[in-house]
RNA sequence: AGAGUUUGAUCCUGGCUCAGAUUGAACGCUGGCGGUAUGCUUAACACAUGCAAGUCGAACGGAAACGAAACUAGCUUGCUAGUUGGCGUCGAGUGGCGGACGGGUGAGUAACGCGUAGGAAUCUACCUAGUAGUGGGGGAUAGCCCGAAGAAAUUCGGAUUAAUACCGCAUAAUCUAUUCGUAGUAAAGUGGGGGACUUUCGAGCCUCACGCUAUUAGAUGAGCCUGCGUAAGAUUAGCUUGUUGGUAGGGUAAAAGCCUACCAAGGCUACGAUCUUUAGCUGGUCUGAGAGGAUGAUCAGCCACAUCGGGACUGAGACACGGCCCGAACUCCUACGGGAGGCAGCAGUGGGGAAUAUUGGACAAUGGGGGCAACCCUGAUCCAGCAAUACCGCGUGUGUGAAGAAGGCCUGAGGGUUGUAAAGCACUUUCAAUUGUGAAGAAAAGUUAACGGUUAAUAACCGUUAGCCUUGACGUUAACUUUAGAAGAAGCACCGGCUAACUCCGUGCCAGCAGCCGCGGUAAUACGGAGGGUGCAAGCGUUAAUCGGAAUUACUGGGCGUAAAGCGUGCGUAGGCGGUUUAUUAAGUCAGAUGUGAAAGCCCCGGGCUUAACCUGGGAACUGCAUUUGAAACUGGUCAACUAGAGUAUGGUAGAGGAAAGUGGAAUUUCUGGUGUAGCGGUGAAAUGCGUAGAUAUCAGAAGGAACAUCAAUGGCGAAGGCAGCUUUCUGGACCAAUACUGACGCUGAGGUACGAAAGCGUGGGGAGCGAACCGGAUUAGAUACCCGGGUAGUCCACGCUGUAAACGAUGAUUGCUAGGUUUUCGGGGCAUCGACCCCUCGUGAGCCGAAGUUAACGCGUUAAGCAAUCCGCCUGAGUAGUACGGCCGCAAGGCUAAAACUCAAAGGAAUUGACGGGGGACCGCACAAGCAGCGGAGCGUGUGGUUUAAUUCGAUGGUAAGCGAAGAACCUUACCAGGGUUUGACAUGUAAGUAGUACUGAACCGAAAGGGGAUGGACCCGCAAGGGAGCUUACACAGGUGUUGCAUGGUUGUCGUCAGCUCGUGCCGUGAGGUGUUGGGUUAAGUCCCGCAACGAGCGCAACCCUCUUCGUUAGUUGCACUCUCUAACGAUACUGCCCUUAAAAGGGAGGAAGGUGGGGAUGACGUCAAAUCAUCAUGGCUCUUACACCCUGGGCUACACACACGCUACAAUGGCAAGUACAGACGGUCGCCAACCCGCGAGGGGGAGCUAAUCCGAUAAAACUUGUCUCAGUUGGGAUUGCAGGCUGAAAUUCGCCUGCAUGAACGUGGAGUUGCUAGUAAACGCAGGUCAGCACACUGCGUUGAAUACGUUCCCGGUCCUUGUACACACCGCCCGUCACAUCAUGGAAGUUGGUAACACUUGAAGUCGUUGCGCUAACCCUUUGGGAGGCAGACGCCGAGAGUGGGACUGAUGACUGGGAUGAAGUCGUAACAAGGUAACC
Repeated sequence: AGAGUUUGAUCCUGGCUCAGAUUGAACGCUGGCGGUAUGCUUAACACAUGCAAGUCGAACGGAAACGAAACUAGCUUGCUAGUUGGCGUCGAGUGGCGGACGGGUGAGUAACGCGUAGGAAUCUACCUAGUAGUGGGGGAUAGCCCGAAGAAAUUCGGAUUAAUACCGCAUAAUCUAUUCGUAGUAAAGUGGGGGACUUUCGAGCCUCACGCUAUUAGAUGAGCCUGCGUAAGAUUAGCUUGUUGGUAGGGUAAAAGCCUACCAAGGCUACGAUCUUUAGCUGGUCUGAGAGGAUGAUCAGCCACAUCGGGACUGAGACACGGCCCGAACUCCUACGGGAGGCAGCAGUGGGGAAUAUUGGACAAUGGGGGCAACCCUGAUCCAGCAAUACCGCGUGUGUGAAGAAGGCCUGAGGGUUGUAAAGCACUUUCAAUUGUGAAGAAAAGUUAACGGUUAAUAACCGUUAGCCUUGACGUUAACUUUAGAAGAAGCACCGGCUAACUCCGUGCCAGCAGCCGCGGUAAUACGGAGGGUGCAAGCGUUAAUCGGAAUUACUGGGCGUAAAGCGUGCGUAGGCGGUUUAUUAAGUCAGAUGUGAAAGCCCCGGGCUUAACCUGGGAACUGCAUUUGAAACUGGUCAACUAGAGUAUGGUAGAGGAAAGUGGAAUUUCUGGUGUAGCGGUGAAAUGCGUAGAUAUCAGAAGGAACAUCAAUGGCGAAGGCAGCUUUCUGGACCAAUACUGACGCUGAGGUACGAAAGCGUGGGGAGCGAACCGGAUUAGAUACCCGGGUAGUCCACGCUGUAAACGAUGAUUGCUAGGUUUUCGGGGCAUCGACCCCUCGUGAGCCGAAGUUAACGCGUUAAGCAAUCCGCCUGAGUAGUACGGCCGCAAGGCUAAAACUCAAAGGAAUUGACGGGGGACCGCACAAGCAGCGGAGCGUGUGGUUUAAUUCGAUGGUAAGCGAAGAACCUUACCAGGGUUUGACAUGUAAGUAGUACUGAACCGAAAGGGGAUGGACCCGCAAGGGAGCUUACACAGGUGUUGCAUGGUUGUCGUCAGCUCGUGCCGUGAGGUGUUGGGUUAAGUCCCGCAACGAGCGCAACCCUCUUCGUUAGUUGCACUCUCUAACGAUACUGCCCUUAAAAGGGAGGAAGGUGGGGAUGACGUCAAAUCAUCAUGGCUCUUACACCCUGGGCUACACACACGCUACAAUGGCAAGUACAGACGGUCGCCAACCCGCGAGGGGGAGCUAAUCCGAUAAAACUUGUCUCAGUUGGGAUUGCAGGCUGAAAUUCGCCUGCAUGAACGUGGAGUUGCUAGUAAACGCAGGUCAGCACACUGCGUUGAAUACGUUCCCGGUCCUUGUACACACCGCCCGUCACAUCAUGGAAGUUGGUAACACUUGAAGUCGUUGCGCUAACCCUUUGGGAGGCAGACGCCGAGAGUGGGACUGAUGACUGGGAUGAAGUCGUAACAAGGUAACC
């Protein structure tokens, strides 16, 4: 620091996802040791049990328990019982201090709660320092004892008693109050020691220590107030009555509506009040480069809470976690009358949950409470236990070791890999185990001695020093050491890309994986297993969560023409921003100083544990806030001034700017009248419609409404919407020129307000034309459309509403700056002119092209989308959705504001290359046209489909299958079927064993044959004589398969297409895909060539080179009787736009020539397309069969036949048929062959045998043609199918199933519908000949020659193709993409009669405890007054205000659920259409 994912590819926008770090984690697999941390995030749910706050006898009365001692009694002489508070001590109690700390939790709280910085009107036990005191009295009360009630808890009565408990009195201030004269206010003792003096012998007294009282100051802690900061929601906009202020009173430690009465009517709020939801806050923690974001476990500070709610008491401090009272819920005890309780202390239990530990040890240390102290208490704390929960460290061995062992896996079978890995050899022993030794954490206190302080004092007490004596939970500590032995110690995830790491097997869109993209449909590096590898390592993965990456909320640091995004437009409030100069101020700003910013943490430098984590010392930092001092440039404030911004005045100018009134002509329609007659109208074509009751047409007149041709424009005006005949009135704004004046008066503008096309709504008019809805007619499969005929609302006017548009320049307003060129509107100036023009120039608007710059690109470019500034609005993936709910507006329609659940990994912009278009342009082709001959109709042949069959083997299926594979199925072929047989096999190689008169021949016999059978004959080959080879038999490896996959393949082939295209190198352009070249102007059969050109060259194609034909030459020549010639063969020549004209060149015309512009034909097929065809030519991977899917044989089948199609043959006749006669080819084949002459047969053919391995012989008479005759338009002398009979040939074999001959028979068919094929010259058409295959079989195929035409104006159209261009939502590429209803399933959600919960208020009723107030006829010790009765004071009780909770009521908000219902989303192959994308077939869209 980035990466993957939208596309065929590209750039951009934009979301989703990943790599990192982290955690109080959990889960899965695994697990050696130690150190240091951490450990209920959920139910502030409920809790059994134990412990967590006591202590002081040096405050007190005392003595229940224990101990020592003494005494008494019994005696078993050391035991039992008793006595003694005299001693150590001490239960319960009074009293003091503490219990308000420490510990827990985060429910509540959006708040002065917290953080930070300040403030004044306060209190503060214990502590420190100071000052002054500590005198003298009194009455009670617990306990104890007695009694009573009760189950208990507990309570009550009586008697008696102490105090550092309680209460007066005295004294007192620098304390309090004050009218400034004064007035008021306190205390307590206890313990140690003791020389004088006194004594009632208790003590007084003195002294020390600890206490006590008053007060001052400090320290510490606490309370209160304030500035600023501290979540979300406006689909919460108004809130508030003690509310805001004042006065008086009360109240508090203290300011204050803190409380009460009265008075005033304030206070808060768009800088977000109120309401709702959520939340303890902070130091910090995690992340991040930082700014930020998230978070608030452990540690530390603050707050709040202690089952829930309320309340006060005590106290220095509480409205109190282990205190009290009341209410509520829950639990427990109960004798049913009443009582008890509060783990969010430490352990622990249940429950909840994915999930979180021991009912441990010790006060040794640190700290806390009490105490003079010893000491006691302390689940604070220190330790231990459990947990890989986290961080850190260590180990699981080290070296050597190639026969590269075995085994595993892979293999191209050779090997590779696991792998120096193991084994083996040598060595070490950390950690764990074992033996022993053994620190530090301990400082004190106590006691002895000395010295110092205090004192009257050598006591006592305090301090210092020295000696002695002890104190460790951890702890079997850390550390060191002994012994033994490599001995006890490695897993987890991943291996398609991102992302380091690859092979085999299994599976076969199954099972499964997946963070995203995506894998899996028979060769899966993606699933599962294995081998191997990679990463981390006592852990590794997964899940969850946070930050990062994400500049994806953008302060740092984004955007808004087309990707999401400029309000439809103005005016204007608040707010924000704001020209020049002087002076001043010092709020902002800057600088210095001071205070603070707790500690810990982070960072830096040191130190301590063997290291590290960890701990510790110091520093820095804490970016902040406050105070103070200074500076004065800038911003702000104030005073004064200026004129460049803005405005006013004067004079002009242009204009569909607006409103109202009036008025004009043309046209449409209707009506009236005239002329006039049969149609009009309308369309792609028609019809509906109108018209003989007189239309259309035409003339005249009238009526009425709406809109204003020409001018007219690229023009003008307006803020936008928008504005158009002419005239008048009223009126807004703009521009120009020159001066004068005002003196910043300005810009923008949240809310607000005004205007705002069309359609629509309301009321009333109006209504010619047009025209939703509607009705007809067409079109169509349908046509609720497009087209046609009608036609109502509406369109028009007035008034009112609506408030939206693709309201667009898809571009907010304002200001300044930054090259130009050109056109134009309005105005001014200059020059010029008779004048209009023209030209130059200054402003003002409106266009086009362009520099720099900018942009993803397209494009924009002084009218910016450039460079800057100010202000406003808006955006943050797509869909859901501009929808639901709520609110506001509206008569309604609807508008404004505006989500979520859920689904997807895209949606989108611009540009590129293709492909496509019922887009455009150019061009070519037997593509059309012009012609000729056909096919489609008939019969027959062949092939295919279908059907049939035991089988009708298989393949080929639009063009590009169908006389195709097949250049030839009677058997064979043959792959199919039936039956009969064989199993190392019909065929190949190898190994092992065996075997022979072996191979070979094989008679009779059985059988359909295969096969069996074996008589007979019979010399195996080489040989150094051992053996080898061949053969046969058996066994094993294997053979074999026309079985499957052409979508695993090679090779071959078809097609586009013999079309002219397809590319590359370098350069240039572009961010890039790509482009250029290859486009353009011409031309060609051609990307052929020329010219031009940021291109220059090149390659594969084209052409040429090759073969053949035509002309000529040379040479040679048999088999040509002979021979110049002809012919055959070989080698050459010729033709190249070379010459002339024209032209830029290509090209065109002409001459010559056998041939002229490629001379004709052939072979030759670019990059690629169609997963085109072929596994059945062949080869081949994988799969599959192996007494069968292999092999052999006989017979059958491939030849079937209601039918359909394709390709042919023969015809339908007179340009003909038949008969007779007479001509003229080329090419080819031939020895298992071609076969002559001659003879026989009507003929097919038979006999015959000459010749020929071929220019020699044969096939072999070419036929159409020509000549003559006949037939005479008919189903015929056309046509020959079909059938019968008789024959011939081939072949073992002709029935299924061959060909030919003769005689007889004589079918359809009279030129073929829609449609469709071939052909442009030696071509079509017609005619025959030959060959291959082949025993035989040819209407097919391949060749050959003979006769030999017609037509082409031309490129509008059909088909195919090439090039350029355009549009595109297509890229599997139009056989594309894609929309909506309906049907089915699932999911989330809205509405809904209702049903059922929750929350917070409000009103009323009731009202516990308790403070306060009033009262108090009841009760009342100390003190005060007293007239001795009592009073004052206090208490119980009662009443009042407030008051938690409860009840009732009507509303509010919110959750769940609800028959039914609405739309939405999703779902390989459902239905109907075809709306959009191309002119998408009616341009699309708002």
This is a predicted structure of a 1486-nucleotide RNA (small-subunit ribosomal RNA) from an uncultured bacterium. The sequence is in RNAcentral, with records from ENA. The coordinates come from a structure-prediction model, not an experiment, and the mean pLDDT is 84.